[in-house]
RNA sequence: UUUAGAUAAAGGCAAAUUCAUUGAAAAAUGAAGACGCAAUACUAUAGGGACUUACGUCGCCUGAUUAAGCCAACUAGUUACCGAA
Numbered sequence: 001u002u003u004a005g006a007u008a009a010a011g012g013c014a015a016a017u018u019c020a021u022u023g024a025a026a027a028a029u030g031a032a033g034a035c036g037c038a039a040u041a042c043u044a045u046a047g048g049g050a051c052u053u054a055c056g057u058c059g060c061c062u063g064a065u066u067a068a069g070c071c072a073a074c075u076a077g078u079u080a081c082c083g084a085a
Base pairs, nucleotide, nucleotide: 005082012037013036017032018031019030020029021028022027041078042077043076047075048074049071051069052068056065057064058063
């Protein structure tokens, strides 16, 4: 330096759910809360994938389409602590 990750050490993050706020919604933020995570750090015009559907338009009026939004704890790219094997 690269790969890898332990019954190690120092730490970190925070699922579901609840409350409040914002939003059309998906969802986001804050507080509580911990299922878990060796990248559960950052990135949504580097790629793939998932979700929502407002104004409007069409309509067989339980639907379709639609600007755009949103998910990194789906995959992925980039970066990173420690020192047993």
Overview:
The prediction has a mean pLDDT of 82. A computed fold for an 85-nucleotide RNA from Neobacillus terrae, annotated as c-di-GMP-I riboswitch aptamer. The model forms 100% of the base pairs in the Rfam consensus. Rfam family: c-di-GMP-I riboswitch aptamer. Rfam describes the family as follows. GEMM was predicted in a large-scale screen for bacterial structured RNA regulatory elements. The source organism's lineage runs through Bacteria, Bacillati, Bacillota, Bacilli and Neobacillus.